[in-house]
Molecule: Bacterial RNase P class A
Organism: Lachnospiraceae bacterium
RNA sequence: GGAGCAGAAUAAAUGAUCGCAGCUGACAAAAGCCGAAAGGCGUCAGGUGAGGAAAGUCCGGGCUUCACAGGGCAGGAUGCCGGAUAACGUCCGGUGGAGGCGACUCCCAGGCCAGUGCAACAGAAAUAAACCGCCGGCUUACGGCCGGUAAGGGUGGAAAGGCAGUGUAAGAGACUACCGCCUGGCUGGUAACAGGCAGGGCACAUGUAAACCCCAUCCGAAGCAAGACCGAAUCAAAACCAUGUGGCGGCCCGUCACGUUUUAGGUAGGUCGCUUGACUUUACCGGUAACGGUAAAGCUAGAUAGAUGAUCAUUCACGACAGAACCCGGCUUAUCGUUCUGCUCCCUAU
Numbered sequence: 001g002g003a004g005c006a007g008a009a010u011a012a013a014u015g016a017u018c019g020c021a022g023c024u025g026a027c028a029a030a031a032g033c034c035g036a037a038a039g040g041c042g043u044c045a046g047g048u049g050a051g052g053a054a055a056g057u058c059c060g061g062g063c064u065u066c067a068c069a070g071g072g073c074a075g076g077a078u079g080c081c082g083g084a085u086a087a088c089g090u091c092c093g094g095u096g097g098a099g100g101c102g103a104c105u106c107c108c109a110g111g112c113c114a115g116u117g118c119a120a121c122a123g124a125a126a127u128a129a130a131c132c133g134c135c136g137g138c139u140u141a142c143g144g145c146c147g148g149u150a151a152g153g154g155u156g157g158a159a160a161g162g163c164a165g166u167g168u169a170a171g172a173g174a175c176u177a178c179c180g181c182c183u184g185g186c187u188g189g190u191a192a193c194a195g196g197c198a199g200g201g202c203a204c205a206u207g208u209a210a211a212c213c214c215c216a217u218c219c220g221a222a223g224c225a226a227g228a229c230c231g232a233a234u235c236a237a238a239a240c241c242a243u244g245u246g247g248c249g250g251c252c253c254g255u256c257a258c259g260u261u262u263u264a265g266g267u268a269g270g271u272c273g274c275u276u277g278a279c280u281u282u283a284c285c286g287g288u289a290a291c292g293g294u295a296a297a298g299c300u301a302g303a304u305a306g307a308u309g310a311u312c313a314u315u316c317a318c319g320a321c322a323g324a325a326c327c328c329g330g331c332u333u334a335u336c337g338u339u340c341u342g343c344u345c346c347c348u349a350u
Base pairs, nucleotide, nucleotide: 001346002345003344004343005342006341007340008339009338010337012315013314014313015312016311017310018309020049021048023046024045025044026043027042032041033040034039051321055332056331058330059329060328061327062326063223064222065221066220075219076218077217078216079215080094081093082092083091084090095109096107097106098105099104110214111213115212116211117208118207119206131153132152133149134148135147136146137145138144139143161179162178164176165175166174180202181200182199183198184197186195187194188193227272228271229270230269236263237262238261239260240259244258245257246256247255248254279298280297281296282295283294284293285292286291316319
């Protein structure tokens, strides 16, 4: 210098004016205004006001209401080992396998000798084998028949472990070495597993569990429109009044309309839930790491038709994906650019 790998940060900047939504302080608060009530409301000043994904709602948890003695069935999820965590299908560290020269990346990675199912096409044959070939025998002999043979050819994703030798009529784990597989010890490791050793000629004889299924572990349901409190009108019930009350009217007659109080329920409406939290930052300590502990400091939207905007000025690299609605931990998806850190390979120079 070139080509890469892994991780992280940022998400145009500054100022002015006007506006919107919460908060804090001062003033004012037995007053006044709105409302039946519950409850709400002022002026000034200050400060705060979307994201890395706020998204998809795919997992997990907090919280809330309902259900619930205990156990089981059904259903669902997960699936190498150890650890982290409130929990997880997430994360960290390993093991095994796959890819890359490498940094590094990827893998739903338990069990088809519990059972059942499925395996197109091709091929002689798919769990059962003789199409060609090879060998032997017979024969009516350039052919045919019978038998042996899975070493070779051919088909296929897969053809009864691979390869070499011995052996044989030709062959074959029939036998032998090495590798693989199975069984049992040993050594190392918490474990997954790795490496030796000994034995078994290899039996279920293939694959598929992202087929049913088996095994192990975990899981009650619904969700902030959850839910808690207050609470009109109407409706319901009870008590009370019938010589009742009100309108028209000067009064009577007449005529029209109708109760009052309490309780229950909890609609409209209001308040809470609601943002101080498995929180953030910094320092130190423990741990390879995920993460945990201690101390100090900090408060960072909280609406309910739903605020986060508009205008102007200056500058630049001229601005992507995109907008909170109970909260948190993850995953996944979208994303113009810019910057930083560590590492790998190649070339060149010293």